c-di-AMP riboswitch aptamer (ydaO/yuaA leader) from Candidatus Hakubella thermalkaliphila, 128 nucleotides, folded computationally.

RNA sequence: CAUAACCGUUAGCCGAAUUCUUCUCCAGGAAGCGGGGGAACCAAUUGCGGGGUGAAGUCCUGGCGAGGACGGGAAACCUUCUAUUCCUGACCCGUCAGCUAACUUCGUAGGCUUGAUAGAAGGAGACU
Numbered sequence: 001c002a003u004a005a006c007c008g009u010u011a012g013c014c015g016a017a018u019u020c021u022u023c024u025c026c027a028g029g030a031a032g033c034g035g036g037g038g039a040a041c042c043a044a045u046u047g048c049g050g051g052g053u054g055a056a057g058u059c060c061u062g063g064c065g066a067g068g069a070c071g072g073g074a075a076a077c078c079u080u081c082u083a084u085u086c087c088u089g090a091c092c093c094g095u096c097a098g099c100u101a102a103c104u105u106c107g108u109a110g111g112c113u114u115g116a117u118a119g120a121a122g123g124a125g126a127c128u
Base pairs, nucleotide, nucleotide: 011113012112013111014110018031019030020029021028032108033107034106035105036104037103042098049096050093051092052091053090057070058069059068060067061066071088072087073086074085075084077123078122079121080120081119082118083117
């Protein structure tokens, strides 16, 4: 001098996963956001069982590993279009759940980043 790791602070991204508050501590509470169960009416038909969160489904090729196509999702104020880059996992319930008013119940994590992909149209906001 440079790089890497760790810790703290700040800013931001994916995501529902943020804010406030009580308590000596622990355990909590509230708001906001998100999910499940649950009538009538309507709808549906179970065994090769069925179902839920999530973008993470379907089909094809292959002995496997894996690859491809369509569909779906992310990219920095928001929406849309175009192009480009990337992702398409994981987990749970346990024979049981369609929709569903009242009602009821649960979650509020985790991961990542150093000028963030760009252009256009329409908005929003800030500054003067």

Source information:
Its mean pLDDT, the model's own confidence on a scale to 100, is 79.